A computed fold for a 501-nucleotide part of an RNA from Sedimenticola sp., annotated as large-subunit ribosomal RNA, domain I. The coordinates come from a structure-prediction model, not an experiment, and the mean pLDDT is 84.
[in-house]
Context: one part of a larger RNA
């Protein structure tokens, strides 16, 4: 040195577990914000950090309910002092406090800083306290210019607005990369992006609508009609509607309101703490019973969960019953306001020329909507459409405003669910993760769970240079469960044997 069996090292794989995700269902909410957000800086506890909590009243303070015994947040123990059946600590509601930064708004400013003016009070030598002082709009007063009247512009009040959010929605702008097997129309795509706005949804909406000579009868949403009719360098591909069948329904108005909003009141379903809540022993193996065997009981309660293995009857719980001082409040009835509002039935409008754009529709034989420029009508004895166009015939009334449901969305509560994951899976993040670290910076971004039923976490003792390791001893069912701790594969390394060379 193999090569075989033992038996250890080393690693951290499988098995198991779950604190933590991930993806639905149902309700519920769909905002906070100058009464100062969201997000953060400094603080803050008897003791140093961090995380939670709170704000110089600073792990808290007032009331009002609730509970019923221990408590003084967690890592985390100990030490000290202290609350607490005269009800602490917990919970829940409604108030007080709430440092500076931040729209940040008195000016500034390299965020958590620096510098002020004014007004009160209270002190009067300094100065404390406590109000106010950004911009913009709107209304109003009052002044007020070149210029007489006036207009601009000035100040001053009052009221409103800024900012922040996860997605949904509406509107103004809008690519490329791709495909087209290159590429120029054309697609991607009116996407991704930005900008403005709202709202619990929003937008749409009561026919100058389709249909076809027969009728329908707002809007919106799903199924289908259909990948049909068409559209297209008739390439890639792009795609409808009538009609049919469900959701889900509601109409109304302009002289006067149907609605919407707010508001007075009354009504109180829910929601925010909670109460009650049924019924079990022995023996056996065990380190522990909830196993096993015997005999029993409850059920409107065998949904879960946890106690030293698998428990209906041991605890928390379930079902079921009940509960509320205060906050919120659904619904419904009711009081009185605003709004609807544009005036008066819709004219520089339909319509036409030129140039776009939207419509499945690329101008094309291209109606139809919009509209930058140029034009430009009739008035119900009228007018729009019916996919060039005329005529017949039908149908409907543009140029004025309101409308809830059906339907989208989840940053978030609450309950509940899974032939979803189980620590290289699930969120990036099961653990102090948007951290640690890396980057001037937009920004990129990890790794890392598991002693044991219970710390019983190994008192003394010896080795030894040792807050290193290890050997008695002891705990424990087990310490090859010792804290590099659950099981402990592989690859790598040894050590005893016994074969070969």
């Nucleotide at each position: 040195c193999g090569c075989a069996u033992a038996u250890g090292g080393u690693g951290g794989a499988u098995g198991c577990c779950u604190a933590g995700g991930c993806g639905g269902u149902a309700a519920g909410a769909g905002g906070c914000g100058a009464u100062g957000a969201a997000g953060g800086a400094c603080g803050u506890u008897g003791u140093a950090g961090c995380u939670u909590g709170c704000g110089a009243u600073a792990a808290g303070c007032u009331u009002c309910g609730g509970g019923g015994a221990g408590u003084c947040a967690g890592c985390a123990a100990a030490c000290a002092g202290a609350c607490u059946u005269u009800g602490a600590u917990c919970c829940g509601a409604a108030g007080a406090u709430u440092u500076c930064c931040g729209a940040a708004u008195g000016g500034g400013g390299a965020a958590a800083c620096c510098c002020a003016c004014u007004c009160a009070a209270c002190a009067u030598a300094a100065g404390u306290u406590g109000g106010g002082u950004a911009u913009c709009g709107u209304u109003a007063a009052c002044u007020g210019a070149a210029u007489a009247c006036a207009u601009a512009g000035g100040u001053u009040a009052a009221c409103g607005a800024g900012g922040c959010a996860a997605a949904c929605c509406c509107g103004g702008g809008g690519a490329a990369c791709u495909g087209a097997a290159a590429c120029a129309u054309c697609u991607a795509a009116g996407u991704a992006c930005c900008c403005g706005g709202a709202g619990g949804a929003a937008a749409a909406g009561a026919a100058a609508u389709c249909a076809a000579c027969c009728g329908a009868g707002a809007u919106u949403c799903c199924c289908u009609u259909a990948g049909u009719a068409g559209c297209g360098g008739c390439g890639a591909g792009c795609g409808a509607a009538c009609g049919g069948g469900g959701a889900u329904u509601a109409g109304c108005c302009c002289u006067u309101a149907a609605g919407c909003u707010g508001u007075u009141g009354a009504u109180g379903a829910a929601u925010u703490a909670g109460u009650g809540g049924a019924a079990c022993a022995a023996a056996c193996u065990g380190g522990a019973a909830a196993g096993u065997u015997u005999g029993g009981c409850g059920a409107u309660a065998c949904a879960g969960g946890g106690u030293g293995a698998u428990a209906g009857c041991c605890c928390c719980g379930u079902a079921c019953a009940c509960g509320a001082a205060a906050a919120u409040g659904a619904u419904u009835c009711u009081u009185c306001a605003g709004u609807g509002a544009a005036a008066a039935c819709g004219a520089g409008u339909a319509g036409g020329g030129c140039g776009g754009g939207a419509c499945a529709c690329g101008u094309g034989a291209u109606a139809u909507c919009c509209u930058g420029u140029c034009u430009g009508a009739a008035c119900a004895u009228g007018g729009g459409g019916g996919g060039a166009c005329c005529a017949u015939c039908c149908u409907c009334c543009a140029a004025g405003g309101c409308u809830a449901a059906a339907u989208a969305c989840u940053c978030c509560u609450u309950a509940c669910c899974g032939a979803c994951c189980g620590a290289u899976a699930g969120u990036g993040a099961a653990c102090c993760a948007g951290u640690a670290c890396c980057g001037u910076g937009a920004g990129g971004g990890a790794a890392a769970g598991g002693c044991g039923a219970a710390a019983a976490g190994a008192a003394c003792c010896c080795c030894u240079u040792u807050u290193a390791g290890g050997g008695g001893a002891g705990u424990g069912a087990a310490a090859u469960a010792g804290a590099a701790c659950c099981u402990g594969a592989a690859a790598c390394c040894g050590u005893a044997u016994g074969c070969g060379u």